[in-house]
Predicted 3D model of a 91-nucleotide RNA (c-di-GMP-I-GGC riboswitch aptamer) from Cytobacillus firmus DS1.
The source organism's lineage runs through Bacteria, Bacillati, Caryophanales, Bacillaceae and Cytobacillus firmus.
RNA sequence: ACCGAUAAAGGCAAACCUAUCUAAAGGUAGGGACGCAAAGCCACGGGUCUAAAGCAUUUUAUUAAAUGCCAUGGCAGCCGGGUUGCCGAAG
Numbered sequence: 001a002c003c004g005a006u007a008a009a010g011g012c013a014a015a016c017c018u019a020u021c022u023a024a025a026g027g028u029a030g031g032g033a034c035g036c037a038a039a040g041c042c043a044c045g046g047g048u049c050u051a052a053a054g055c056a057u058u059u060u061a062u063u064a065a066a067u068g069c070c071a072u073g074g075c076a077g078c079c080g081g082g083u084u085g086c087c088g089a090a091g
Base pairs, nucleotide, nucleotide: 002091003088004087011036012035016031017030018029019028020027021026034077040083041082042081044080045079046078047075048074049073054069055068056067057066058065059064
């Protein structure tokens, strides 16, 4: 350095519930633990979720509705990439 143990110390926290913010996805806080050796951090590539605004079509006259497209909004606990980092058995 790779690597990652029925090790030690410590850490994070899925689903679900409550409160709150948001058009939504989702975020934040508290409870709660399915899991996690980067489940720390960064939307850079792919992926994926949402669709307020915008655009198109339809209804046809409505400060409207429906459908489609779309990220400028998200997800780092989907896969890569970047970056920082605790511990130390075996190999």